[in-house]
Molecule: transfer RNA
Organism: Candidatus Woesebacteria bacterium GW2011_GWB1_39_10
RNA sequence: UCCCCUGUAGCUCAAUGGUAGAGCAGAAUCCUGUUAAGAUUAAGGUUGCUGGUUCGAAUCCAGCCGGGGGAG
Numbered sequence: 001u002c003c004c005c006u007g008u009a010g011c012u013c014a015a016u017g018g019u020a021g022a023g024c025a026g027a028a029u030c031c032u033g034u035u036a037a038g039a040u041u042a043a044g045g046u047u048g049c050u051g052g053u054u055c056g057a058a059u060c061c062a063g064c065c066g067g068g069g070g071a072g
Stems, first nucleotide, its partner, number of pairs: 001071007010024004018055001027041004048064005
């Protein structure tokens, strides 16, 4: 320098153009003599950044940034 993969909640990951979700962690409540375990509920997001396409973008396109792999 070039090619490929990847970036979404604190962490691990979904969502094949149509309301952004799950598990775990954390919080509150219940349960228990207490703790753990268990149950319920709520919260938590500018989907890496900037533009473009579209009625509508996490999703498609371009550039940039970070991470991983490969070629030279």